[in-house]
A computed fold for a 523-nucleotide part of an RNA from a bacterium, annotated as small-subunit ribosomal RNA, 5' domain.

Context: one part of a larger RNA
């Protein structure tokens, strides 16, 4: 000198774009953050319409004046090729994405280059073939019971794109035989035959949307390998599933991944093992570069979800807002027993030098579900707060000498603040008020949170707007008074003990400016 997710002190007009718990991966009241589909299913409730039954109302007519008949209206119940709606449950898809913080991790975690002849894949895309028949349940419901609650037990009965069985079937899987091409090889690949085996679900507004099997493409994921990746030798030896083999199990898949047996290996001064520290990278800062330091925001990957462990479901998890167990903590309790997990968005508390609103909206972009309408979305888009950073603008312009008053200094003449002010003329960025008023919307139309915002016009009036630090040398900028080794200053050298340009105040000056200085850290 540059830089910062900064903090502190003094000061503070506006706008745009960014950015904002670096500490306790401490603890959390409250609300929201993952739902959706009635075009999979039965059922319930509300509603519309048609018919029927009953109760009631009681016009007209008749009347022996007791009543009979019964239009119309109201209500209840029942029936159904009646209409529309709502949804607790079963079922499907999603919930493995998106969002968070960086505890752990020195590792195939990351980066880079490869391997997979050792692999998998829901939805979406392309192509081929198919979608036949039957059955038994379980929720909801109903009845009974237990419990303070959370919740649970038993009996009955019911639907499906839920579940099960059978049929058919190929370029699928599988047994065996031959064959083509390729590879260093394990082996891969083409074709023909053969043994055994495996599938499906319907809905509908008749347009379609689905379902099953196989093949492909895209994309994603798993696994393996070469190289690279901090400090420490005041850590020198480490290792029994350890290293290898055979066999078996296991996985989507290779493999001590696991197990039985056998062998005795494997790693290490090119630093094993141990200890410390740390998420890695694209990048960021600095520097002429080499390098050094860092890894906030944004993007890719990884690991984590109170702590530890485990599996289930599923194409995908060993799963932040799923399940089970244990532990700590918090809450409820009828003391028997239960409930919970903000490292989602806000917010609270604690810690700290220190870091924001319990805001608006799904209008846009994107995501989930749905044929769709649409619903959900604290992702996201916006607004709010903070000079936290960068950038931009303003705080007026021109003229104006009796060089006014006043301050300060003075050699008492004057000098200086100083064209500075006053005053005259002008302008209106900004400000205030009034009026108009977007783009962002993709569309035939409708649809804007932001927002009556940006922007435009008119009016008013210099009006609403300057500080901070320094002035001995380094280092741009000096005098007076006060103080008297005191009070104090200070980055270093140092200054202050009676003429202090170094302390304090004032005037002046210098620097930067809505900031200026200090502190911390890096180059």
């Nucleotide at each position: 000198g540059g830089a910062u997710g900064a903090a502190c002190g003094u000061u503070g007009g506006c706008g745009g774009u960014g950015u904002g718990c670096c500490u306790a991966a401490g603890g959390u009241a409250u609300g929201c953050a993952a739902g959706u589909c009635g075009a999979g299913c039965g059922a319930a409730c509300c509603u519309u319409u048609g018919g029927g039954u009953c109760u009631u109302u009681g016009a007209a007519a008749c009347u022996u004046c007791g009543g009979u008949c019964g239009a119309u209206g109201a209500g209840a119940c029942c029936c159904g090729c009646u209409u529309g709606g709502u949804u607790a449950g079963c079922g499907g898809c999603g919930a493995a994405c998106g969002g968070g913080g960086g505890a752990g991790u020195a590792a195939c975690a990351c980066g880079u280059a490869g391997a997979u002849a050792a692999u998998c894949a829901g939805c979406a895309c392309u192509g081929a073939a198919g979608u036949c028949g039957a059955g038994a349940a379980c929720a909801g419901c109903u009845c009974u019971c237990c419990g303070a609650a959370a919740g649970g037990a038993g009996g009955g009965g019911u639907a499906a794109u839920a579940c099960u069985c059978g049929a058919u079937g190929g370029u699928c899987c599988u047994u065996c035989u031959c064959u083509u091409a390729c590879g260093c090889a394990a082996g891969u690949u083409u074709g023909a035959g053969u043994u055994g085996g495996u599938a499906a679900a319907g809905a509908u507004u008749u347009a379609u949307c689905g379902c099953u099997u196989c093949a492909g493409a895209u994309u994603g994921a798993g696994u393996c390998u070469g190289c690279g990746u901090c400090c420490u030798a005041u850590c020198a030896g480490c290792u029994a599933g350890u290293u290898g083999g055979u066999g078996a199990g296991g996985u989507a898949a290779u493999a001590g991944c696991u197990c039985a047996c056998c062998a005795a290996g494997g790693c290490u001064a090119a630093g094993a093992c141990g200890g410390g520290u740390a998420g890695c990278u694209g990048g960021c800062g600095u520097g002429a570069g080499a390098g050094c330091g860092c890894g906030a925001u944004c993007a890719g990957c990884c690991a984590c979800a109170a702590u530890g462990g485990a599996a289930c479901u599923g194409a995908g998890a060993c799963a932040c807002g799923g399940u089970c167990c244990a532990u700590a903590c918090u809450c409820c309790u009828a003391c028997g027993g239960g409930a919970g997990g903000c490292a989602g968005c806000a917010a609270c508390u604690a810690g700290g030098a220190a870091u924001u609103u319990u805001g608006c909206g799904c209008a846009a972009u994107g995501g989930g579900g749905g044929c769709a309408a649409c619903c959900c979305u604290g992702a996201c888009g916006c607004a709010g707060c903070g000079a936290c950073a960068c950038c931009g603008c303003g705080u007026g312009g021109a003229g104006g000498a009796u060089g006014a008053a006043g301050g300060u200094c003075u050699a008492a003449g004057g000098a200086u603040c100083g064209u500075a002010a006053a005053c005259u003329c002008c302008u209106u960025u900004u400000g205030u008020a009034u009026g108009g008023g977007a783009a962002g919307a993709a569309u035939c139309a409708a649809u804007g949170a932001c927002g009556g915002u940006a922007c435009c016009a008119u009016a008013c009036g210099a009006a609403u707007a300057a500080g901070u630090g320094a002035c001995u040398g380094c280092u741009a900028a000096c005098u007076a008074c006060g103080u008297g080794c005191c009070a104090g200053a200070a980055g270093c050298a140092u200054c202050g003990g009676u003429g202090a340009u170094g302390c304090g105040u004032a005037g002046g000056u210098c620097a930067c400016a809505a900031a200026c200085g200090u502190u911390a850290u890096c180059c």
Its mean pLDDT, the model's own confidence on a scale to 100, is 85.
It matches the Rfam family "Bacterial small subunit ribosomal RNA".
The sequence was found in a public genome assembly.